[in-house]
Bacterial RNase P class A from a marine eukaryotic metagenome, 356 nucleotides, folded computationally.
RNA sequence: GAGUCAGCUGGGCAGUCGCCGGUUGCUUUGAUUCGUCGAAGUGACGGGAGGAAAGUCCGGGCUCCAUAGGGCGCAGUGCCAGGUAACGCCUGGGGGGCGAAAGCCCACGGAAAGUGCAGCAGAAAGUAGACCGCCGUCGGCUUAACGUUGACGGUAAGGGUGAAAGGGUGCGGUAAGAGCGCACCGCGCGGGUGGCAACACACCGUGGCUAGGUAAACCCCACUCGGAGCAAGGCCAAAUAGGAAUCCAAUGACAUUGCCCGUGUCGGAUUCGGGUAGGCCGCUUGAGGCUGUUGGCGACGGCAGCCCUAGAUGAAUGAUUGUCCACGACAGAACCCGGCUUACAGGCUGACUCAC
Numbered sequence: 001g002a003g004u005c006a007g008c009u010g011g012g013c014a015g016u017c018g019c020c021g022g023u024u025g026c027u028u029u030g031a032u033u034c035g036u037c038g039a040a041g042u043g044a045c046g047g048g049a050g051g052a053a054a055g056u057c058c059g060g061g062c063u064c065c066a067u068a069g070g071g072c073g074c075a076g077u078g079c080c081a082g083g084u085a086a087c088g089c090c091u092g093g094g095g096g097g098c099g100a101a102a103g104c105c106c107a108c109g110g111a112a113a114g115u116g117c118a119g120c121a122g123a124a125a126g127u128a129g130a131c132c133g134c135c136g137u138c139g140g141c142u143u144a145a146c147g148u149u150g151a152c153g154g155u156a157a158g159g160g161u162g163a164a165a166g167g168g169u170g171c172g173g174u175a176a177g178a179g180c181g182c183a184c185c186g187c188g189c190g191g192g193u194g195g196c197a198a199c200a201c202a203c204c205g206u207g208g209c210u211a212g213g214u215a216a217a218c219c220c221c222a223c224u225c226g227g228a229g230c231a232a233g234g235c236c237a238a239a240u241a242g243g244a245a246u247c248c249a250a251u252g253a254c255a256u257u258g259c260c261c262g263u264g265u266c267g268g269a270u271u272c273g274g275g276u277a278g279g280c281c282g283c284u285u286g287a288g289g290c291u292g293u294u295g296g297c298g299a300c301g302g303c304a305g306c307c308c309u310a311g312a313u314g315a316a317u318g319a320u321u322g323u324c325c326a327c328g329a330c331a332g333a334a335c336c337c338g339g340c341u342u343a344c345a346g347g348c349u350g351a352c353u354c355a356c
Base pairs, nucleotide, nucleotide: 001354002353003352004351005350006349007348008347009346011324012323013322014321015320016319017318019048020047022045023044024043025042026041027040028039029038030037031036050330054341055340057339058338059337060336061335062229063228064227065226075224076223077222078221079093080092081091082090083089094108095106096105097104098103109220110219114218115217116214117213131159132158133155134154135153136152137151138150139149140148141147167185168184169183170182171181172180186209187207188206189205190204191203192201193200194199233281234280235279236278243272244271245270246269247268248267252266253265254264255263256262288307289306290305291304292303293302294301295300325328
């Protein structure tokens, strides 16, 4: 100097005025089983967004439901081993690809069950295929021969097209050729050895090679999955209307009908139950964090000590002043965790690679 990987930070300090919530003192007040428990006001002292709070893409906790056992379907996942509450996440390893290296990337089961798909070019593209070329036979021309031309055959060596032409190189072989034969390499199958395994092997045998690509195309195989979500769900509970029960009043009023009988409707009080507004719980102590130690390559686990760190519900975390500098990005909780992905100005730290 060029690069790779990992981690940290995300304007600082001081003042003033507010907002949300907590603890606590005092005053007033309500209830009380006299222990306390609330409500209002007021004072004091602490706390008050993030690394992604985001996207809502996976996995779980928690709650409720008609108990969710089996099958089909849908969806997802897909090398091996481990970690974890669990995962599609993480760690370590195997295989493949990229890079000079540090290192990075991979949806990485099956194409030998079946179906489908493949532009252009090219004679021919998956049951291969004769355009040029090469070779043979027969005929014509010319002949001493070479040659040239037509027909019929053989041929995948060579040329040409293409991302891809149906194993590669060499020797033999042949009219010319061809796994047609052989050697080596590659590939498939069986075994052996090493490894928990994925897999590896310049170990042995075997098959002339049949079987091109594509499965985030259908499909096949294996595994996973009940659904809905904190507006889950639970508790307390006005007013109004309607419901049920009991009691009271009275023989009434209205309608049918002018009158009588009959029939129907109608009153008041208390209690109960459902339920709305409203309030409370769920709500933040949790697979929690930090430090030390210990097991493990590691993800992570065990043990000990210490810490408590927002909890709203029109929903707070703000405004303003001074000052300093490198002049400040992406963005804001809403039941809670573990991940992934995406966004991100600037600054700091460590490890490693290569070149000089």
Of the family's consensus pairs, 95% are formed in the model.